[in-house]
RNA sequence: CCUAUAUAAAGCCAAACUUGAUGCGAGUCAGGGACGGAAAGCUACGGAUCUCUCAGGGGCGCAAGCCACUGAUUCGAGAGACAGCCGGGUUGCCAAA
Repeated sequence: CCUAUAUAAAGCCAAACUUGAUGCGAGUCAGGGACGGAAAGCUACGGAUCUCUCAGGGGCGCAAGCCACUGAUUCGAGAGACAGCCGGGUUGCCAAA
């Protein structure tokens, strides 16, 4: 140095739940908290999943928005979320026998 990976050492992250903030929402951010994690670092490129929007006029309301009615169809389109669902890309700590 390469391969490999340990009941080692030192550190790291933080599920559920919860408090606050934020978003129409899926969610996100911060605090608490640990189920777990060797990429549970980063990246929405592919798939999965999830959310919102996609006709008309009416009523209420300063507005944001809310309410009911009639119609349309969605195995679609658009905009998003998720990296701790699975892949891809990319970077990377320790180093016994």

Source information
Model confidence (mean pLDDT): 77 of 100. A computed fold for a 97-nucleotide RNA from a Desulfobacteraceae bacterium, annotated as c-di-GMP-I riboswitch aptamer. Of the family's consensus pairs, 95% are formed in the model. The sequence was found by an Rfam model in a public genome assembly. Lineage of the source: Bacteria > Pseudomonadati > Desulfobacteria > Desulfobacterales > Desulfobacteraceae.